A computed fold for a 73-nucleotide RNA, annotated as transfer RNA. The sequence is in RNAcentral, with records from ENA, MGnify and Rfam. RNAcentral records the identical sequence in 18 taxa. Rfam family: tRNA. By type it is a transfer RNA.
[in-house]
RNA sequence: AGGAGUGUGGCGCAAUUGGUAGCGCAUCGGUCUCCAAAACCGAGGGUUGCAGGUUCGAGUCCUGUCACUCCUG
Numbered sequence: 001a002g003g004a005g006u007g008u009g010g011c012g013c014a015a016u017u018g019g020u021a022g023c024g025c026a027u028c029g030g031u032c033u034c035c036a037a038a039a040c041c042g043a044g045g046g047u048u049g050c051a052g053g054u055u056c057g058a059g060u061c062c063u064g065u066c067a068c069u070c071c072u073g
Base pairs, nucleotide, nucleotide: 001072002071003070004069005068006067007066010025011024012023013022019056027043028042029041030040031039049065050064051063052062053061
């Protein structure tokens, strides 16, 4: 320099054909308990790496760009 992949709550990951962004763990609150743990119930937390474009509508399609990993030289 060229090519490929990944990027989504604090962490690990989903989201099938473009149609309300979810799950687990963690955190917080509650029930239970003499207290705690466990178990159960509930809640908060996301500009989907960033910037644009297409569309009635984008995590998803298109362009540029950044970070990381891999391949080629």